[in-house]
A computed fold for a 74-nucleotide RNA from a Candidatus Vogelbacteria bacterium, annotated as transfer RNA.

RNA sequence: GCACCCUUAGCUCAGCUGGUUAGAGCGUACGAUUCACAUUCGUAAGGUCUCAGGUUCGAUCCCUGAAGGGUGCA
Numbered sequence: 001g002c003a004c005c006c007u008u009a010g011c012u013c014a015g016c017u018g019g020u021u022a023g024a025g026c027g028u029a030c031g032a033u034u035c036a037c038a039u040u041c042g043u044a045a046g047g048u049c050u051c052a053g054g055u056u057c058g059a060u061c062c063c064u065g066a067a068g069g070g071u072g073c074a
Stems, first nucleotide, its partner, number of pairs: 001073007010026004019057001028044005050066005
């Protein structure tokens, strides 16, 4: 330099061919249980879906560009 893949909660990830409340597990906080801790159970908080533009009535999803990360080739 070229090609391809990935970017969604603090971490690991799901999200069906675009459809109107964006989710799970772990973690965190609080509560229940315990003499206490752990385990277990319940509740809650936590998101500019990497960024900018475009298409569309409507975008996490499609298109273009940028940034970061990874793989392969040279």
Taxonomically the source falls in Candidatus Vogeliibacteriota (Bacteria, Bacteria candidate phyla). Its Rfam family is "tRNA". From the family's description: Transfer RNA (tRNA) molecules are approximately 80 nucleotides in length. The same sequence occurs in records of 2 taxa. The coordinates come from a structure-prediction model, not an experiment, and the mean pLDDT is 80.